[in-house]
Context: one part of a larger RNA
C1' cells in the first nucleotide's frame, strides 16, 4: 500500500518436519548349504545424532543476598561500620537464564505406484508378465494421515458499527462521530528503539508494608575466661508465592467508516 471501518476467532491453497543403530525372544539350529555356516516373517528391550519444551532432581551462573577474612584510609577512641584493593580474597546461595539435567517427538493403519516379480493370454496351434485383460504383488519415495507455520491464497467465514453539508447528483470535497484505537501513565511472561503483553481507582500493575517459601548460619546484648574462645540467643536477606489501596497509575486529549 492492498483487502469498505474495526476487534476477536477460525478454514487451509501452500510450506516445513519425516534420521538411524545394537542386542534379545520365537520361528529354529528350521529353510538354504557338501560342510563351515545360517535366514525370511513376527514380537520386544536399550541406544546415537537431531529437535521441542521445561527447571522437580543433578550441575553451572547468580558484580544490589548471607557469612568469614587480609591490608590501608575514614567515621575522635572502644565496640560497630563505610570506601578502595580483580565482585579485594574465600565459603555458600533464592529467582531468572542455562546444560552437563528432566520430559517428550520421528509413529500406526489403509491407498495409488517405480524398478522388479506375477496370473491369464494371443499375434506366432508352442512359448511368452502384454498386445486386449487382472478387485495381482511390490519402496525410507508419492498422496493421505500426524505436528508446526500459513488468506499478499489479490481478496474465504462469523460477530460489532451504519451521516450531515456541498457538488454537474457523479467522481469528489469538507465536518462531527460509531464500533474501535492511539497519545499519556504504572509495569513486564516482552524488549536495542519501535513493537508485544498485563494494568490504569468499577484498580492488586509496580513500589512500600505484612505473612510465607527460600538463602546464610548464630548478629547485638548477656554470662564464663587475662585472652584466643565457648555458652545462650539469633540476626540479616535481591528477583519467588500470597495478602493489603499506604504511595504512584490524576486529569484529559486526539484519531477513526458511510461501501455493495
Nucleotide at each position: 500500500c492492498g483487502c469498505u471501518g474495526a476487534a476477536a476467532c477460525u478454514u487451509g491453497a501452500g510450506a516445513a518436519g519425516g534420521c538411524u543403530g545394537u542386542c534379545c525372544c520365537u520361528g529354529a539350529g528350521u529353510a538354504c548349504g557338501a560342510g563351515a555356516g545360517g535366514a525370511c516373517c513376527g514380537g520386544g528391550a536399550c541406544g546415537g545424532a537431531c529437535g521441542a519444551a521445561c527447571c522437580u532432581c543433578u550441575g553451572g551462573u547468580g558484580c544490589a543476598c548471607c557469612a568469614g577474612u587480609u591490608g590501608u584510609c575514614c567515621c575522635a577512641c572502644c565496640a560497630g561500620g563505610g570506601g578502595c584493593a580483580c565482585c579485594g580474597c574465600u565459603g555458600g546461595a533464592u529467582a531468572g537464564c542455562c546444560a552437563c539435567g528432566u520430559u517428550c517427538g520421528g509413529a500406526c493403519a489403509g491407498g495409488a505406484u517405480a524398478a522388479c516379480c506375477g496370473c491369464u493370454g494371443a499375434a506366432a496351434g508352442c512359448a511368452u508378465c502384454u498386445a486386449a485383460g487382472c478387485c495381482a504383488g511390490g519402496a525410507a519415495g508419492c498422496a493421505c494421515g500426524u505436528u508446526u507455520c500459513a488468506a499478499g491464497a489479490u481478496g474465504a467465514g462469523u460477530u460489532c458499527c451504519a451521516c450531515c453539508g456541498g457538488g454537474u447528483u457523479a467522481a469528489c470535497c469538507g465536518g462531527g462521530u460509531a464500533a474501535g484505537g492511539c497519545c499519556c501513565c504504572c509495569a513486564g511472561u516482552a524488549g536495542a528503539c519501535g513493537a508485544c503483553u498485563g494494568g490504569g481507582u468499577u484498580g492488586a500493575u509496580a513500589g512500600g508494608c505484612c505473612g510465607g517459601a527460600g538463602g546464610u548460619g548464630u548478629a547485638c546484648a548477656g554470662c564464663a575466661g587475662u585472652a584466643a574462645u565457648g555458652c545462650c540467643u539469633a540476626g540479616c536477606c535481591g528477583a519467588c508465592c500470597g495478602g493489603u489501596a499506604c504511595u504512584a497509575a490524576u486529569g484529559g486529549g486526539c484519531c477513526g467508516a458511510g461501501g455493495g